[in-house]
């Protein structure tokens, strides 16, 4: 290091006004973005110079500079790829199976899902005094998964 099997702890954000008898559901104008993974981005480090260090030689801390084409670390996507959750359907249950949303355009460039700028678009299921991403509820619930421990064996 990296397997196996297990312990714990953690794992969802968001509204203000209008008009109406009635809306946190219309309408305006705002505001959110779950988990791995990938990114032509970013940043550090490494490595080159120079400056620093006591001197007879060298050497490190630390400063500054350069420059990536390749090397290690770390970060980055609602709408590139999976995945959870919710839904359906079968079950008595465990637990199978099914479904599972949303991007363009214009630069740069060998090359854009991805950088840059510009417009968009999406978002379960109940409930409701009027239709809900953002209120109430299922949920003090599950969970992709993340950290952390000590353990077995290589």
């Nucleotide at each position: 290091u990296g397997u196996c099997a297990g312990u714990u702890u953690c794992a969802g954000g968001g509204a203000a006004g209008g008009u109406g008898c009635a809306a946190u559901u219309c309408c305006u104008u705002a505001c959110u973005g779950g988990c791995g993974g990938u990114a032509a981005c970013c940043c550090g480090a490494c490595c080159c110079c120079c400056g620093g260090g006591a001197u007879u030689c060298a050497u490190a801390a630390c400063g500054g500079g350069a420059a990536g084409a390749a090397u290690c670390g770390g970060g980055a996507a609602g709408c590139c790829c999976g995945c959870g959750a919710a839904c359906c359907g079968c079950g008595g249950a465990a637990g199978c199976g099914g479904c599972c949303g949303a991007u363009c355009c214009g630069g740069u460039g060998a090359g854009a899902a991805u950088c840059c700028g510009g417009a968009g678009c999406c978002a379960a299921c109940g409930g409701u005094a009027a239709a809900a991403g953002u209120c109430c509820g299922g949920a003090u619930g599950g969970a992709a998964g993340a950290a952390a421990c000590g353990g077995a064996g290589a």

Predicted 3D model of a 154-nucleotide RNA (FMN riboswitch aptamer (RFN element)) from Bifidobacterium stellenboschense.